The prediction has a mean pLDDT of 87. The part of an RNA shown here (large-subunit ribosomal RNA, domain IV) has 327 nucleotides and comes from a marine metagenome.
[in-house]
Context: one part of a larger RNA
Order: sequence, then C1' cells, then structure tokens
RNA sequence: ACCCUGUUAAGGAACUCGGCAAUCUAGCCCCGUAACUUCGGGAGAAGGGGUCCCGGGACUUGUCCCGGGCGCAGUGAAAGGGCCCAUCCGACUGUUUAGCAAAAACACAGCAUUCUGCGAACACGAAAGUGGAAGUAUAGGAUGUGACACGUGACCAAUGCCAAAAGAUUAAGGGGAGGUGUUAGCUUCGGCGAAGCUCUGAUCCUAAGUCCUGGUGAAUGUCGGCCGUAACUAUAACGGUCCUAAGGUAGCGAAAUUCCUUGUCGGGUAAGUUCCGACCUGCACGAAUCGUGCAACGAGAUGGGCGCUGUCUCAACAGGGAGCUCA
Repeated sequence: ACCCUGUUAAGGAACUCGGCAAUCUAGCCCCGUAACUUCGGGAGAAGGGGUCCCGGGACUUGUCCCGGGCGCAGUGAAAGGGCCCAUCCGACUGUUUAGCAAAAACACAGCAUUCUGCGAACACGAAAGUGGAAGUAUAGGAUGUGACACGUGACCAAUGCCAAAAGAUUAAGGGGAGGUGUUAGCUUCGGCGAAGCUCUGAUCCUAAGUCCUGGUGAAUGUCGGCCGUAACUAUAACGGUCCUAAGGUAGCGAAAUUCCUUGUCGGGUAAGUUCCGACCUGCACGAAUCGUGCAACGAGAUGGGCGCUGUCUCAACAGGGAGCUCA
C1' cells in the first nucleotide's frame, strides 16, 4: 500500500454519468395533515409533542392526575419508514430471459371482430380414437386492443375475406366424328380397302378456382403537389390548377417520435445540451399495430428541493484481516 469494520474538526453533494455507496428516519401514544381524486383513497401525507423510576389518588383495569427522583441519553440493547414537488411509461395485484436484462416487455379484468348448431368449430393422430366437454352460442375456438373517462375521422383503388351466381376461361374424366399403321378382299395394277388389333383423336358434356359483379376497416393497409391573393409589412380566411381510392378529422405535438437543434420564449440556477410550461416550421404524431386524459399503484425512467451525511474539499485515526517472522 490492500481488504473489512468503526469514529471524525469546519463545510455539507462542492463528488459523480447519476447522492452510486453510506448516513439520516424508525416502535408505541397524542395532536395535526395539502393538492388531487374513480370519494375508496392520497395518509404513517407533511409537521409537531410525549416515552424511565418511586409514592399517592381517581376510576371506565389501562389510562389519567398530583408530588418526588436519576442520567449525556428513558422505543437507554437488538430489531425497526428518510420525506416532498413535477414529468414520462404501464391502469392496478401478478409474470419473465434457471446462469449479465424484472422493464415501458408478457399477462390482466374490460372492449371489439370473427368462426362454431354439436359426431361443433378447432387441436393431436395415416386411423381407431382423444381433447374441446361428461360443455351447447350468457358456450367453445381464433385474432386484435388492454382498468376507467371522453372519443375512435376519410379511403374498398391494391391485398385479404364474404356474397351472388348470368357470362368468359378451365383439369382429370365421359363421349367418340375423323385420321395413322396392319390386311381379308377388290382392282383399270396406279391404287381402294370391311372387321379386328394398334396409335391417335374434333365439336360436345363437366367442378372448384380465376376473370367478372357487389360488399367489407376494432381486415392487411393508405390518408398529396404547385401557383396566386387582404389599404405598412407579414401571413393567407379566399381563388386557380394538376393528380388521387381518398388526400390526416378530433386530439396531441422539438414528444421514449424533431434531422437542422443546445429551435424560440417563459420558469427554475450565480451559471441549466438535461427538466417543466408554452409556441407549431410534425425531416418522419394521430385515432383499438388505438388517440387524448387520468386518481391509485411501481426494487421502472427523468428533473428539482428539504433533511442527512467521509461522495467530496482532504484526509486522519482506531480495531480486525491479509502480508512478514517463528512454530
């Protein structure tokens, strides 16, 4: 020098990516307790006071009152919440990467769509059979969303699904006109050529599907460009034009989304690339791959404050270990 434990003047986060770590707080009784809220909560909010022993008394028998006493200290040891403000995400309790991730991921109640009439759909299985279910649409399967509140806009052109069946197209198969080869026979010797066998084979009959027609978005998805215009300027309610299936509605917005960007303004600080509130020029938000809010909850993420401290200014000391020597 190192490891563990403990103490520390003055200061008190100046440390650091970040209060990481370690303090502080702590039990019980009494007083007191805000915003917000789904009226349950928030709440042990916060913030104060008390706490031991002896004697006497009151009774409602576990509390109070009076008097006295001791210590630095009375929940005298151990055990045993630090608190507050604000934002984001996820409603919540739960679940998860056995061995780097516990989360904003998964699940969830609720919501919606869709399939399924029972020998159900669906799943496992060449099958038998079994699960579904000793259930029966208030049931079961699948998918998406994810409490609650308020909402959930436009587009059916593409893709998917559903419906309808008129037409077009269409397989094997059915059918078999006709044709090739062979040759009994007939020949005018050039050929023709029955039946059978063989190799083929058209019109025609014929399913789903596809095309076609229509529907469907809490189906996969998609949701424009240019130019001009108001009596300062600026801007454009307004107009023109091109394209489209239709051109993003409400709400939100430099956001877990903003490149330029440390955008601009305001707040907080002496000083703030983070944070909060606004603005809107949304590179590239947006409505169940849900939008916007939201009390409660969270070993979640972020910013700030009070308290507290060896995190630090800046280090010191003590105890134990390791180290060294001996056995």
The full RNA is in RNAcentral, with records from SILVA.
Rfam family: Bacterial large subunit ribosomal RNA.